[in-house]
RNA sequence: GAUUUAUAAAGAAGUGGCGAGAGACAGGCUCUUAGACCCACUGGCAACCCUCCCUAAUGGAGAAGGUGCCAAUUCCUGACCACUCAACAUGGUGUUGAUUGGAAAUAUAAAUU
Numbered sequence: 001g002a003u004u005u006a007u008a009a010a011g012a013a014g015u016g017g018c019g020a021g022a023g024a025c026a027g028g029c030u031c032u033u034a035g036a037c038c039c040a041c042u043g044g045c046a047a048c049c050c051u052c053c054c055u056a057a058u059g060g061a062g063a064a065g066g067u068g069c070c071a072a073u074u075c076c077u078g079a080c081c082a083c084u085c086a087a088c089a090u091g092g093u094g095u096u097g098a099u100u101g102g103a104a105a106u107a108u109a110a111a112u113u
Base pairs, nucleotide, nucleotide: 001113002112003111004110005109006108007107008106013042014041015040016039017038021031022030023029025078026077027076028075043070044069045068048066049065050062051061052060053059074105080102081101082100084098085097086096087095088094089093
C1' cells in the first nucleotide's frame, strides 16, 4: 500500500518549543501572530486489541500494556441510488431544489496479505 469486518451526534488540555498557515480533497464555513497547525513532556478521554467474571446467545467489571483520540456531528455539503415533498416545463415525461435512508469517500481499530 491492498482486502475484510467494526465504529464514527458522546467523551477528554495544560506547559514548553517553533513561527504561518490549519481544518484529507472541492466548495462553504471556521480556527489562527491574544501564536493556530506541528513537535516534546505531563495530564486526560475512550475501551479496538488486552485482563477478569458471567452466559445458550447477549452481557458486566477493569485499565498495567499495544494503538487511537483530546475546536466545531467525520465541522457542513459533495458523482450515484431509493422514498417523500415542492417548483418549473410538458404529448410522453423530464429538469431543478429540499428532507430522510443507503452507497461512496475519509479516519481509527483488529485480522489477513

The RNA shown here (SAM riboswitch aptamer (S box leader)) has 113 nucleotides and comes from Pedobacter polaris. Lineage of the source: Bacteria > Pseudomonadati > Bacteroidota > Sphingobacteriales > Pedobacter. Model confidence (mean pLDDT): 83 of 100. Rfam family: SAM riboswitch aptamer (S box leader). Rfam describes the family as follows. The SAM riboswitch is found upstream of a number of genes which code for proteins involved in methionine or cysteine biosynthesis in Gram-positive bacteria.